[in-house]
Context: one part of a larger RNA
Molecule: small-subunit ribosomal RNA, 3' major domain
Organism: metagenome
RNA sequence: UGACGGGGGCCCGCACAAGCGGUGGAGCAUGUGGUUUAAUUCGAAGCAACGCGCAGAACCUUACCAGCCCUUGACAUGGACAGGACCGAUCCAGAGAUGGAUUUUUCUCGCAAGAGACCUGUUGCACAGGUGCUGCAUGGCUGUCGUCAGCUCGUGUCGUGAGAUGUUGGGUUAAGUCCCGCAACGAGCGCAACCCUCGCCUUUAGUUGCCAGCAUUUUUAGGUGGGCACUCUAGAGGAACUGCCGGUGACAAGCCGGAGGAAGGUGGGGAUGACGUCAAGUCCUCAUGGCCCUUAUGGGCUGGGCUACACACGUGCUACAAUGGCGGUGACAAUGGGAAGCUAGGCAGCGAUGUCAUGCUGAUCCCUAAAAGCCGUCUCAGUUCAGAUUGCACUCUGCAACUCGGGUGCAUGAAGGUGGAAUCGCUAGUAAUCGCGGAUCAGCACGCCGCGGUGAAUACGCUCCCGGGCCUUGUACA
Numbered sequence: 001u002g003a004c005g006g007g008g009g010c011c012c013g014c015a016c017a018a019g020c021g022g023u024g025g026a027g028c029a030u031g032u033g034g035u036u037u038a039a040u041u042c043g044a045a046g047c048a049a050c051g052c053g054c055a056g057a058a059c060c061u062u063a064c065c066a067g068c069c070c071u072u073g074a075c076a077u078g079g080a081c082a083g084g085a086c087c088g089a090u091c092c093a094g095a096g097a098u099g100g101a102u103u104u105u106u107c108u109c110g111c112a113a114g115a116g117a118c119c120u121g122u123u124g125c126a127c128a129g130g131u132g133c134u135g136c137a138u139g140g141c142u143g144u145c146g147u148c149a150g151c152u153c154g155u156g157u158c159g160u161g162a163g164a165u166g167u168u169g170g171g172u173u174a175a176g177u178c179c180c181g182c183a184a185c186g187a188g189c190g191c192a193a194c195c196c197u198c199g200c201c202u203u204u205a206g207u208u209g210c211c212a213g214c215a216u217u218u219u220u221a222g223g224u225g226g227g228c229a230c231u232c233u234a235g236a237g238g239a240a241c242u243g244c245c246g247g248u249g250a251c252a253a254g255c256c257g258g259a260g261g262a263a264g265g266u267g268g269g270g271a272u273g274a275c276g277u278c279a280a281g282u283c284c285u286c287a288u289g290g291c292c293c294u295u296a297u298g299g300g301c302u303g304g305g306c307u308a309c310a311c312a313c314g315u316g317c318u319a320c321a322a323u324g325g326c327g328g329u330g331a332c333a334a335u336g337g338g339a340a341g342c343u344a345g346g347c348a349g350c351g352a353u354g355u356c357a358u359g360c361u362g363a364u365c366c367c368u369a370a371a372a373g374c375c376g377u378c379u380c381a382g383u384u385c386a387g388a389u390u391g392c393a394c395u396c397u398g399c400a401a402c403u404c405g406g407g408u409g410c411a412u413g414a415a416g417g418u419g420g421a422a423u424c425g426c427u428a429g430u431a432a433u434c435g436c437g438g439a440u441c442a443g444c445a446c447g448c449c450g451c452g453g454u455g456a457a458u459a460c461g462c463u464c465c466c467g468g469g470c471c472u473u474g475u476a477c478a
Base pairs, nucleotide, nucleotide: 001478002477003475004474005473007472008471009470010469011468012467013466016461019426020425021424022423023422026318027317028316029315030314031313032312033311034309035308042053043052064304065303066302067301068300069299070298073127077126078125079123080122081121082120083119084118088103089102090101091100092099093098106117107116108115109114129293130292132291133290134289138287139286140282141281142280143278145276150189151188152187153186154185155184156165157164158163169180170179171178195270196269197268198267200238201237202236203235204234205233206232209228214225215224216223241264244258245257246256247255248254320419324378325377326376327375328374329373336367337366338365341360342359345356346355347354348353385416390411391410392409393408394407395406396405432454433453434452435451436450437449438448
């Protein structure tokens, strides 16, 4: 000087407390351990691994296993030699890769010889290739403490020196934020602001919106004429600064209350992550040193595996019901996506879906709501709860659903009556609850990333648990 303390002081955070809803019990989904296996590819490991890499394992993916094949190679450049094709089509063998047979056929310059281009083949040449090892050789990227308020420097001063001072102190703040004081005076990286978005207004613009004001059609639909007032869309501006008033404070910084205002003291949300820590993670995104393989640790293919199952854990979904189930009726969104696509409408089917057909390269057409509300029924039961499992029959995607996809109908109807010790999230348009969209994607979502609808309770407080900041103290630790 740090680090640590079941030392002290001050302060903060859904850290506790006060509340609301969960997990831990059940079934299923998914990841992991373990076990099994020819293989169940590999990585991730307290927080910060475990719905993580994987934003989509039937083949492919695929890195794993078995078998069948190739060896200058699936891919790149160069050399030497041979050829004129390559592509495509047909047939045969084969699980396929592949092998064999038949067929078709180059370009430019040039009279020609020839030269060049392109492509193919051959060549134990140089090389390619490796998701093989080392993240403790590395770059890059990322997690975490933590959006915590800290981390430093120049000059000066003090100290023999390591170092100190500044950065401590008195107030204050979300903040090393600001004020005051002070052997310090300044400065940098962080904080804040500048950026995006939501909330208010103005303006510009009008193939969405409007009977707002006028006219018109019976097809009652902004449909049409007409118009940008409003809504909206998307550009430009305005608006909030403790600016004003009162109190308090040290005449300060600030704090408390009020006015006005759409919004008030950082208005809500996002992006933004200092010096560093964990030899944290990643050599399987990529790049890369070293090591290793080179008829194989490289390459191709078929099939299998990654989907196994006495068990254990994590994360979720659905329930255990009456604030509910079922039947009928029935209103209101937003974000996004759409041409090998989204599909109106009609018809067939109980339905998944099929078929005919229409609009849309899309503020114009389509995907497109549910919970809520109203009426009826069920009356506390393993039930008209719950839906696992299984059987049969269909349907969709796709070369192909056996291992191993999704959906539908009928039948079947398991555990489950609110969950031990323990443990998680959340402070407001939040929790809870309801549906919708998108990426990936032929098909496949209870996951992920977004969107809107309905919409709470509680916070006395800082004794305690956890994490953190500043000052101080002890130390046989560095």